[in-house]
The prediction has a mean pLDDT of 83. This is a predicted structure of a 477-nucleotide part of an RNA (small-subunit ribosomal RNA, 3' major domain) from an uncultured bacterium. Its Rfam family is "Bacterial small subunit ribosomal RNA". The RNAcentral record of the full RNA draws on ENA.
Context: one part of a larger RNA
RNA sequence: UGACGGGGACCCGCACAAACGGUGGAGCAUGUGGUUUAAUUCGAAGCAACGCGAAGAACCUUACCAGGUCUUGACAUCCCGAUGACCGACUCUUAACCGGGUCUUUUCUUCGGAACAUCGGAGACAGGUGGUGCAUGGUUGUCGUCAGCUCGUGUCGUGAGAUGUUGGGUUAAGUCCCGCAACGAGCGCAACCCCUGUCGACAGUUACUAACAAGUCAAGUUGAGGACUCUGUCGAGACUGCCGGCGCAAGCCGAGAGGAAGGUAGGGAUGACGUCAAAUCAGCACGGCCCUUACGUCCGGGGCGACACACGUGUUACAAUGGCGGGUACAGAGGGAAGCUACCUGGCGACAGGAUGCAGAUCUCGAAAACCCAUCCCAGUUCGGAUUGGAGUCUGCAACCCGACUCCAUGAAGUUGGAUUCGCUAGUAAUCGCGCAUCAGCCAUGGCGCGGUGAAUACGUUCCCGGGCCUUGCACA
Numbered sequence: 001u002g003a004c005g006g007g008g009a010c011c012c013g014c015a016c017a018a019a020c021g022g023u024g025g026a027g028c029a030u031g032u033g034g035u036u037u038a039a040u041u042c043g044a045a046g047c048a049a050c051g052c053g054a055a056g057a058a059c060c061u062u063a064c065c066a067g068g069u070c071u072u073g074a075c076a077u078c079c080c081g082a083u084g085a086c087c088g089a090c091u092c093u094u095a096a097c098c099g100g101g102u103c104u105u106u107u108c109u110u111c112g113g114a115a116c117a118u119c120g121g122a123g124a125c126a127g128g129u130g131g132u133g134c135a136u137g138g139u140u141g142u143c144g145u146c147a148g149c150u151c152g153u154g155u156c157g158u159g160a161g162a163u164g165u166u167g168g169g170u171u172a173a174g175u176c177c178c179g180c181a182a183c184g185a186g187c188g189c190a191a192c193c194c195c196u197g198u199c200g201a202c203a204g205u206u207a208c209u210a211a212c213a214a215g216u217c218a219a220g221u222u223g224a225g226g227a228c229u230c231u232g233u234c235g236a237g238a239c240u241g242c243c244g245g246c247g248c249a250a251g252c253c254g255a256g257a258g259g260a261a262g263g264u265a266g267g268g269a270u271g272a273c274g275u276c277a278a279a280u281c282a283g284c285a286c287g288g289c290c291c292u293u294a295c296g297u298c299c300g301g302g303g304c305g306a307c308a309c310a311c312g313u314g315u316u317a318c319a320a321u322g323g324c325g326g327g328u329a330c331a332g333a334g335g336g337a338a339g340c341u342a343c344c345u346g347g348c349g350a351c352a353g354g355a356u357g358c359a360g361a362u363c364u365c366g367a368a369a370a371c372c373c374a375u376c377c378c379a380g381u382u383c384g385g386a387u388u389g390g391a392g393u394c395u396g397c398a399a400c401c402c403g404a405c406u407c408c409a410u411g412a413a414g415u416u417g418g419a420u421u422c423g424c425u426a427g428u429a430a431u432c433g434c435g436c437a438u439c440a441g442c443c444a445u446g447g448c449g450c451g452g453u454g455a456a457u458a459c460g461u462u463c464c465c466g467g468g469c470c471u472u473g474c475a476c477a
Stems, first nucleotide, its partner, number of pairs: 001477002004473002007471002010468004015461002020423003026316008034307002042053002064302002067299002070296001073125001077124002079121006088103005106115003127291002130289001132287001136285002138280003141276001143274001148187006154163003167178003193268004198236007208225002212223003239262001242256001243254004305443001318417001322376002325373003334365003339358002343354004383414001388409007430453007
């Protein structure tokens, strides 16, 4: 000087407390451990591994296993020789790849050859998801969006170092003010950027419809309009600016004024010096090591989906604030051509057959909870839907291992869950549906977004956890 303390002082955070809803019990989904296996590929390991890499494991992917092949190779460059092809069609063989046969079959040319392609040969080499993240780059997590981390010059100290950065206030903030052997500066904070909330100007098509006219069962449907909504570009607006109180100041207080918004308006992006030899050699790159008729490569199968068990994360419930039947209303953000599909017909249905519009503010995918009417009457039930049997639909070369969906039947556990533990302070929690990426299809209850309905509580900082600053002690460096 740091680190540490079941030392002290001050302060903060859904850290506790208050409130709401969950977890832990049940079924299922998913990840992991373990066990099993020919293989159940590999990585991730307290917080910060465990719906994580994986935003899509039937084949492929695929790295694993047992088989069956190839050896200049599935891929790149170079040399020599041969052929005129390669591709394609047919065919034998094979589980498939491999292997064999038949047919068809280049361009330029100074006729020497050249280009290109295939095959054969020789090696140089290719290739490796083999090991090392404790050799590395790059990227990422975490403390933590915490308020800190440093430097120059000066001064003090023999020196390590200190000072500045401490102190008194204040702030979300090393934010600002005052003081001070310090004076300045840098990286962080804040602001500049994006979205949402108000208004104005400009611009109106595919959006809109007040006035005029046409028109309809109804309808911006049509002429038209540029008012309104909306879309889009550019601006305005919020700064403790004004008022009152406190204060030297910074600033704080006010159900103060004005304002759509008030004291950081709400949200996002943005992550200082560093810590954890943190993670990743399997995204990629890369040093040295290792394999080279195999640790490379191809193929059809199997496995990654096993199952006495244990854990994490979710989902569905246990019901009446509900279930079921009928009626009826209102979003936002996105997607769409090998696509989204109105509408019609068939089917109980998944869906199928037609048909039309739309590369889309034009067409299309499209709400649910809510509301109204009726029913059930507290029961393992008209709750709950696992499991199983049967019949189908669709995708795809192919749904046995191992897909989703539909219909009929079946109807398990479960009556609110021990110790414990998690999230959340407002358009939040809770609850309701919708969309997208990946994607032929999908094991999505996941992830990332979107809107609808819409609460309760916070006395307070003693305690638990984490953090900041000052100070003190010290077995540590």